[in-house]
């Protein structure tokens, strides 16, 4: 310096051809259970989807521009 892929709750993932509350597991937290803990079973909470901006009636999803991370190539003595 180019090029591809990636960035969504604390962690690891979903969300089709853009379409009306962004969902799952796990962890937390609260009840039940229990002499107590765990397990279970209920329920809660928690996210401006990296970041700015565009196009749309409508954006996680399209465009461009930055950041940040993988990886490939190419430059360098």
């Nucleotide at each position: 310096u180019g090029g591809u892929c990636c960035g969504u709750g604390g962690c690891g993932c979903a969300a089709c051809u853009g379409g009306u509350c962004a969902g799952c597991g796990c962890a937390u937290c609260u009840g039940u259970c229990u002499g107590a803990u765990a397990c279970a079973c209920a329920g809660a909470a928690g996210g401006u989807u990296g970041u700015c901006g565009g196009u749309u009636c409508a954006a996680a999803u399209c465009c461009g521009a930055c950041c940040g991370g993988a990886c490939c190539a190419a430059c360098c003595a």